[in-house]
RNA sequence: ACCCCAUCCCGAGCGGCCGAGAGAUCUGGUUCCAUGACGCCGCAGCAACCUUCCACACGCCGGUGGACAAGGUGCUACCGCCAGAAACGAUGGAGA
Numbered sequence: 001a002c003c004c005c006a007u008c009c010c011g012a013g014c015g016g017c018c019g020a021g022a023g024a025u026c027u028g029g030u031u032c033c034a035u036g037a038c039g040c041c042g043c044a045g046c047a048a049c050c051u052u053c054c055a056c057a058c059g060c061c062g063g064u065g066g067a068c069a070a071g072g073u074g075c076u077a078c079c080g081c082c083a084g085a086a087a088c089g090a091u092g093g094a095g096a
Stems, first nucleotide, its partner, number of pairs: 002095001004093005013043005021032003025085005044076003049072003052067005080088001
């Protein structure tokens, strides 16, 4: 890379570096942006997918509900920014 499942209107920002576009593609709109966006790094935070723990039912696999935030991820403008189109993308988990 592939396949499957779940989620994508909740929540959570400061500092440093960089320097011109950025919000996935096309069209239209709209928003952010030299008072420094986007991106990267650090710290802080949010959340609770997996790990962990508890309870319940079950023959097993596994399921449901809850707790924690220690570990693995993720996320921290706008609903994946909105609409249309085509088809995707992102994150987590499982498989091979």
SAM riboswitch aptamer (S box leader) from Paeniglutamicibacter antarcticus, 96 nucleotides, folded computationally.
The organism belongs to Paeniglutamicibacter, within Bacteria.
It was read from a public genome assembly, where an Rfam model found it.
Rfam family: SAM riboswitch aptamer (S box leader). About the family: The SAM riboswitch is found upstream of a number of genes which code for proteins involved in methionine or cysteine biosynthesis in Gram-positive bacteria. Its family is annotated with regulation of gene expression in the Gene Ontology.